[in-house]
RNA sequence: GAGCUCGUUGAUGUAGUCGCUGGCCUUUUUGGCGAGAGGAAAGUCCGGGCAGCAUAGGAUACGGUAGUUGCUAACGGCAACCGCGCGCAAGCGUAGGAAUAGUGCCACAGAAACAAUACCGCCACGGCUCAUUAGCUGUGGUAAGGGUGAAAAGAGUGGGGCAAGAGCCCACAGAUUACGAUGGCGACAUCGUAAUGGGGUAAACUCUACUGGCUGCAAGGAGACCUAUAUACUUUGAUCCGAGGAUGGUCGCUCACCGCUAGACCCUGCAAGCAAUUGUGGGGCUAGAUAGAUGACUACAGGCUGACUUGUCAGUUACAGAACCCGGCUUACAAAACGGGCUCACCU
Numbered sequence: 001g002a003g004c005u006c007g008u009u010g011a012u013g014u015a016g017u018c019g020c021u022g023g024c025c026u027u028u029u030u031g032g033c034g035a036g037a038g039g040a041a042a043g044u045c046c047g048g049g050c051a052g053c054a055u056a057g058g059a060u061a062c063g064g065u066a067g068u069u070g071c072u073a074a075c076g077g078c079a080a081c082c083g084c085g086c087g088c089a090a091g092c093g094u095a096g097g098a099a100u101a102g103u104g105c106c107a108c109a110g111a112a113a114c115a116a117u118a119c120c121g122c123c124a125c126g127g128c129u130c131a132u133u134a135g136c137u138g139u140g141g142u143a144a145g146g147g148u149g150a151a152a153a154g155a156g157u158g159g160g161g162c163a164a165g166a167g168c169c170c171a172c173a174g175a176u177u178a179c180g181a182u183g184g185c186g187a188c189a190u191c192g193u194a195a196u197g198g199g200g201u202a203a204a205c206u207c208u209a210c211u212g213g214c215u216g217c218a219a220g221g222a223g224a225c226c227u228a229u230a231u232a233c234u235u236u237g238a239u240c241c242g243a244g245g246a247u248g249g250u251c252g253c254u255c256a257c258c259g260c261u262a263g264a265c266c267c268u269g270c271a272a273g274c275a276a277u278u279g280u281g282g283g284g285c286u287a288g289a290u291a292g293a294u295g296a297c298u299a300c301a302g303g304c305u306g307a308c309u310u311g312u313c314a315g316u317u318a319c320a321g322a323a324c325c326c327g328g329c330u331u332a333c334a335a336a337a338c339g340g341g342c343u344c345a346c347c348u
Base pairs, nucleotide, nucleotide: 001344002343003342004341005340006339007338008337009336012301013300014299015298016297017296018295020036021035023033024032025031038319042330043329045328046327047326048325049324050216051215052214053213057241058240059239060238062212063211064210065209066208067081068080069079070078071077082096083094084093085092086091097207098206102205103204104201105200106199119146120145121142122141123140124139125138126137127136128135129134156172157171158170159169160168175196176195177194178193179192180191181190182189183188220258221257223251224250225249226248233245234244235243265284266283267282268281269280270279271278272277302317303316304315305314306313307312308311
C1' cells in the first nucleotide's frame, strides 16, 4: 500500500417567543421556580419481579430445553472452552442426547431403497443356428465392474483364491465400539489392547434426562348496591384427586382514586476473574400521561457532503417515539469517525 475480518462511537448544542403534561411555592385567579422519551421507548419472542387464587400440593395430559464448565433473580440469554464443517489466516457457522426399545419414511431415476425376483456385464451347464469362432436363448452362480440415484448393501490398497467372483482368506492403512493408561473440574484429547463390519432419517412418531400451576396493571386494591346458609357457589383458561373460602353477584373491560415509579436504577474509582460477572467506595435523582403531554417558529453555533473565487455559498443532519417495572433476543438506523487482528506485495 492492497484485500479481508472482528468490534466500537455517532443519534447535534445554546438562546429567545408562544404553547402542552406533572411537581413545588406564593397567591386568589393569576404569578414564580424547576422537570419532561430511546438505544432501540419497536416486535411482544424468551425470562424474572409484582398481583390474585393453597406460601400452588399429587397424578395424568399437553408443552419447553438438549456438548461441557461457569455467570445470573431467572432464561431458550451471556462468557470461556470441547467436537464437527468452511476459510491460507484473522475468523465464521453449528436444535451438538439416543438409530441394537419399537413403529414409520427414503421423492425422481433405477432391476432393486433394506437383509435385492440380477438391467448391462462376467462364469458354468443345456438347447437352437452353425464346420468352428461366434450369435440367440433357458436355468443357475456372481454384489468385483458398468449404469441410476442424495444414498446401492457400506472395508481402502495390494496379494492369494475361484468356473467367474466376493473380507471368502491374508498383510498394511483406516473406521466404530468396549476396556485400560496419561492429561484435563469437565465436554474431550493422545496412546495401548481387544472385538466388530446390514445404510440414512428423531427441525418423523418415539425413548432418555432436566423442566413448566393458571391468569396478566383491562392484574389487583379500595368503593356503592343486591342476595342468603348449600351434594350449592368459587378458587384453573385441560381433566381427576386433594385442600381451602363464608361468601357470591351486579355497577364494571368505568378509569375518579390507589397500584404508578428510588429501581436486580444511573455515572464513576479500586479490587477479584481469561471473560460473562462479582465485591466494595464515592456521587446523582432522572417522565408518569389515560386516548394519551414531551411541540412549533426564529437566530447563532457544531458534524458531514459538494462546488468554486479558500472562506464563502448550497445541501444534509438517521431510525423512530414511553403507557406497571426490569434482564435478554430479534428487527430498524443518515453523513461520518475510531480501534484490534489476518493475508499478500514492496522497502528498511